[in-house]
Molecule: transfer RNA
Organism: Peptoanaerobacter stomatis
Formats: sequence, C1' cells, structure tokens
RNA sequence: UGGGGAUUAGCCAAGUGGCAAGGCACUAGACUUUGACUCUAGCAUUCACAGGUUCGAGCCCUGUAUCCCCAGCCA
Repeated sequence: UGGGGAUUAGCCAAGUGGCAAGGCACUAGACUUUGACUCUAGCAUUCACAGGUUCGAGCCCUGUAUCCCCAGCCA
C1' cells in the first nucleotide's frame, strides 16, 4: 500500500428492508431463619462514527475509526 473479515447491552451472541431474539451478569420481588437454588418482572429512544438511498435501515451504498487475516513494498 492492496484485498478480505469483524464492530449489536457489562460479557457472549441472533437478526439478510417493516417496532432489536436468547444466554450469562446485574436490579427488584416471591420462596427461605439467612444464603444458595428455583420462579416472576425489569434491563440497547437505537446497532463503532458520519453521510446517502428508501414511505421505512442493525440490514443496502459511500467515507472514516479500531481490531484480525492474506499478499506486497521499503529498510
């Protein structure tokens, strides 16, 4: 420098144009003498950032950032 991939909650992770699943963790409650277990409820006005397309974008397009892989260049 070129090519490819990844970026979604505290962590892991699904989602392939129509209101963002699930698990762990956490918070509140029930149960319990207390704790653990179990059960119930809650927990991302926004998906790395900025634009664009669209009636509508996590999803499509462009640019940027960070990380990973491959190839190359210089020394």